[in-house]
RNA sequence: GAAGUCGCCCAUACGAUCGCUGGGCCGGAGGAUUGGCCUGGAGGAAAGUCCGAACACCGCAGGGCAGGGUGCUCCAUAACGUGGAGUCGCGGCAACGCGAAGGAAAGUGCAACAGAAAACAUACCGCCGGCCGCGGAGGGAAGCCAUCCCGCCGCGGCCGGUAAGGGUGAAAAGGUGCGGUAAGAGCGCACCAGGUUCCCGGGUGACCGGGAAUGCUUUGUAAACCCCACCCGGUGCAAGACCAAAUAGGGGAGUGCUUGAGGAUGGCCCGUCCGAGCUCCCGGGUAGGUCGCUGGAGGCAGCGGGCAACCGUUGCCCAAAGAUGAAUGAUCGCAGCCCGCAGGCGGGUAACCGUCUGCGGGAACAGAAUUCGGCUUACGGGCGGCUUCGACC
Repeated sequence: GAAGUCGCCCAUACGAUCGCUGGGCCGGAGGAUUGGCCUGGAGGAAAGUCCGAACACCGCAGGGCAGGGUGCUCCAUAACGUGGAGUCGCGGCAACGCGAAGGAAAGUGCAACAGAAAACAUACCGCCGGCCGCGGAGGGAAGCCAUCCCGCCGCGGCCGGUAAGGGUGAAAAGGUGCGGUAAGAGCGCACCAGGUUCCCGGGUGACCGGGAAUGCUUUGUAAACCCCACCCGGUGCAAGACCAAAUAGGGGAGUGCUUGAGGAUGGCCCGUCCGAGCUCCCGGGUAGGUCGCUGGAGGCAGCGGGCAACCGUUGCCCAAAGAUGAAUGAUCGCAGCCCGCAGGCGGGUAACCGUCUGCGGGAACAGAAUUCGGCUUACGGGCGGCUUCGACC
């Protein structure tokens, strides 16, 4: 200097003019509208609505089924599918990153194409043995031909053995070597790898390291169905509470009235409880106000414990947005921040770095709506740690 990786911080400040709004105080008019002063007024993600909860309501939140979630170990937390630390696996030269990380011998399914065959599966080529047929050369009996006998070579057919060699494939009944066999095969042996069982050491544990025995050696896939372990009432601030007002206590049909319709906050069943009304159609009225609404698993600082997440304790703070068709704004100036150009000074071998002056330009992603803890996504600028590479001294 370049590339990469991990973490942290900021996300403008001040003034003027005009405008909006929450709270407090004061004043004013017959009443309302209104006026003045003080003070506060969008985020790190407010986004997504992916998880979890607080809170509210529902007599069943009682049992079960279906359904859903999580899935290595330990810890943290109100809880979580989150976080911390670790183990194992994968990626990367590395710093680091990712993991949907229980079970394939409980069962079912799938693995295109190729291949004989894709699981307790198989014989395409090949190797070996036997039988039969055809052909060839040689030997023996024999004076020659013919005939007979003996094994050999080649081709073809049938039967049996084989999974060592070859081929296909991502993957094909462990690998290498030796022996053995008619030819072969863990068939046997040696070494190696995997599995199973047992033991020793370390660790809370996942797991790590080591040793012994044993020929046991049958792929992968569960982000396929499934099995196993643990967890799960529901609906949601448009929850819900209160006040006020209006209307037509209207009309029709069906059904039920204790042998019980209907109802009880995701679905179904059982149980329990309520129960004289319920369902559908036509038509009419209202849709206003107050609360919920911001004081919390809160924020800041010190000390202690812990590798850390986080926990404990002490003190301080809360006039820290509370709108409701939805306020938190607009303009100007100056300063700061970032970028570019030019120049001066300083450091340096150089590349380059720092600082000052002048001019010009720019400021991303984006707006609360009950609140909080996370995750994911979008994005401007700054600072630092670590890894790798290159150059120079």
Bacterial RNase P class A from a Desulfobacteraceae bacterium, 393 nucleotides, folded computationally. The coordinates come from a structure-prediction model, not an experiment, and the mean pLDDT is 77. Its Rfam family is "Bacterial RNase P class A". Rfam describes the family as follows. Ribonuclease P (RNase P) is a ubiquitous endoribonuclease, found in archaea, bacteria and eukarya as well as chloroplasts and mitochondria.